This is a predicted structure of a 77-nucleotide RNA (transfer RNA) from Planctomycetes bacterium RIFCSPHIGHO2_12_FULL_52_36. Its mean pLDDT, the model's own confidence on a scale to 100, is 82. The RNAcentral record of the sequence draws on ENA. Rfam family: tRNA. From the family's description: Transfer RNA (tRNA) molecules are approximately 80 nucleotides in length. Taxonomically the source falls in Planctomycetota (Bacteria, Pseudomonadati).

RNA sequence: CGGGGAGUGGCUCAGCUUGGUAGAGCGCGGCGUUCGGGACGCCGAGGUCGGGGGUUCAAAUCCCCCCUCCCCGACCA
Numbered sequence: 001c002g003g004g005g006a007g008u009g010g011c012u013c014a015g016c017u018u019g020g021u022a023g024a025g026c027g028c029g030g031c032g033u034u035c036g037g038g039a040c041g042c043c044g045a046g047g048u049c050g051g052g053g054g055u056u057c058a059a060a061u062c063c064c065c066c067c068u069c070c071c072c073g074a075c076c077a
Stems, first nucleotide, its partner, number of pairs: 001073007010026004020057001028044005050066005
């Protein structure tokens, strides 16, 4: 320098193809259960989707630019 992949609650990931109310598991808080804890059950809080711009009635999703990380290749030696 070229090609490819990834970035979404605290963590691990779905959702993108086919635009239409942002989800799951774990974790966290409360309650129940228990002598107490764990496990189990019920309820709840928590993210505007890496950043910016564009298209659209409407963008996590489509387009452009940029940032970070990973893989492959090239250059150098």